This is a predicted complex of two RNAs, RNase P RNA and transfer RNA, with 416 nucleotides together.

[in-house]
RNA sequence: UGAGUAAAUUAUACAAUCGCAUGCCUAGCAUGAGGAAAGUCCGAGCUCCAUAGAGCAGGGUGCCGGGUAACCCCCGGUGAGGGUGACCUCAAGGACAGUGCAACAGAAAGAAACCGCCCCGCACCCAAGGUGCGAGGUAAGGAUGGAAAGGUGAGGUAAGAGCUCACCGGCAAUCAGGCGACUGGUUGGCCAUGUAAACCCCACCCGGAGCAAGACCAAAAAAGGACCUUGGAGUGGCUGCUCGUCACGGUCCAAAUGGUAGGUCGCUUGAGUCUGCCGGCAACGGCAAACCUAGAUAGAUGAUUGUUUAAUACAGAACUCGGCUUAUGUAUUUACUCACCAA
RNA sequence: GAUCCAUUAGCUCAGCAGGCAGAGCACUUGACUUUUAAUCAAGGUGUCCGGCGUUCGAAUCGCCGAUGGAUCA
Numbered sequence: 001u002g003a004g005u006a007a008a009u010u011a012u013a014c015a016a017u018c019g020c021a022u023g024c025c026u027a028g029c030a031u032g033a034g035g036a037a038a039g040u041c042c043g044a045g046c047u048c049c050a051u052a053g054a055g056c057a058g059g060g061u062g063c064c065g066g067g068u069a070a071c072c073c074c075c076g077g078u079g080a081g082g083g084u085g086a087c088c089u090c091a092a093g094g095a096c097a098g099u100g101c102a103a104c105a106g107a108a109a110g111a112a113a114c115c116g117c118c119c120c121g122c123a124c125c126c127a128a129g130g131u132g133c134g135a136g137g138u139a140a141g142g143a144u145g146g147a148a149a150g151g152u153g154a155g156g157u158a159a160g161a162g163c164u165c166a167c168c169g170g171c172a173a174u175c176a177g178g179c180g181a182c183u184g185g186u187u188g189g190c191c192a193u194g195u196a197a198a199c200c201c202c203a204c205c206c207g208g209a210g211c212a213a214g215a216c217c218a219a220a221a222a223a224g225g226a227c228c229u230u231g232g233a234g235u236g237g238c239u240g241c242u243c244g245u246c247a248c249g250g251u252c253c254a255a256a257u258g259g260u261a262g263g264u265c266g267c268u269u270g271a272g273u274c275u276g277c278c279g280g281c282a283a284c285g286g287c288a289a290a291c292c293u294a295g296a297u298a299g300a301u302g303a304u305u306g307u308u309u310a311a312u313a314c315a316g317a318a319c320u321c322g323g324c325u326u327a328u329g330u331a332u333u334u335a336c337u338c339a340c341c342a343a
Numbered sequence: 344g345a346u347c348c349a350u351u352a353g354c355u356c357a358g359c360a361g362g363c364a365g366a367g368c369a370c371u372u373g374a375c376u377u378u379u380a381a382u383c384a385a386g387g388u389g390u391c392c393g394g395c396g397u398u399c400g401a402a403u404c405g406c407c408g409a410u411g412g413a414u415c416a
Stems, first nucleotide, its partner, number of pairs: 001339009013307006020032005034314001038325002041323005046210004053243005058206005063077005078092001079090004093201002098199002100195003114142002116138003120134005150168006169191001171188007214265004224253005234248004272291002275288005344415007353368004362399001370386005392408005
């Protein structure tokens, strides 16, 4: 200097004039859309069922340890794969609990021989040798395939094979280190595919519905049907079923039935934000001090001017947060890797 | 707010129990016919909405996104 990797910050700033919404101590003052407010993929707080359980079904997670209110999230590790590297990705338990599936090709996908190799017998040929047939041995070599009796090399054998040896991989036993996932060493026999985002097994976790939840005030207001019958039965109790339990006058149905559909709360002080110190590799936690920052409900942010700026793309709250995912403009900074050059 | 369905040839639809994609109509060519239509015979039909992953292999299984639609309150 160039090319990369990982992370952080940013969404112009200040002032004035008019306009909009909320609040208040009301000639005015204060505050006023996002990093994703989006998707609704997860988790909770909160509210109601409900006083509160057990089991089955169903659903979720899946290496280890930590963080957290919790999570399918985050941090740190282990292992595997990719990259020259900084780094990145992982839906990462079990195939000896069982049941399935593996088309086509190939002899064969749970023990098999298409070509081949060896030995014996017979026939042809003058002989070596070659060719054909039959029986036996073989799985080293070739072919098919994603995968074919672990792989490479050597010895040995009639020809071969873990048959034997060396190294490597897998499995088992054992020792050491580590909280653990795992790592390293020693010994052993030779070790019969893959697939669980196939059913399943194992371990752990899970009530349901949702702010249009729910609570209160005001106003108005009726006629029916069905079930059981004063509790031993029955009806009902918010994923489904069973048991237990609770209530006792309840529950359910219903057409174009009758009335209301107005207001207030929930509604913003929160697992909150900035700064400093301490603990921790980190995520994060503790302490101190300061700050208050939208609450609409036919739905509030706009326009103009001046200076300034790299600065607009994606795009607008509707109970509140923690993540994940998706869309997307711009500038700056830090650390590290590789290549080239110079000192 | 809650739940569910669909996307395949030019069009309408099968295939989704994983083995590399079909039917009808339409289109092209030839035959027949004075010519056309009909008929007969041959054919071309394709990023299976997009991307990433699992697997030997994905239209089919899983995850994320896009578009369109339905039900309840």

Record summary
It holds a member of the Rfam family "Bacterial RNase P class A". From the family's description: Ribonuclease P (RNase P) is a ubiquitous endoribonuclease, found in archaea, bacteria and eukarya as well as chloroplasts and mitochondria.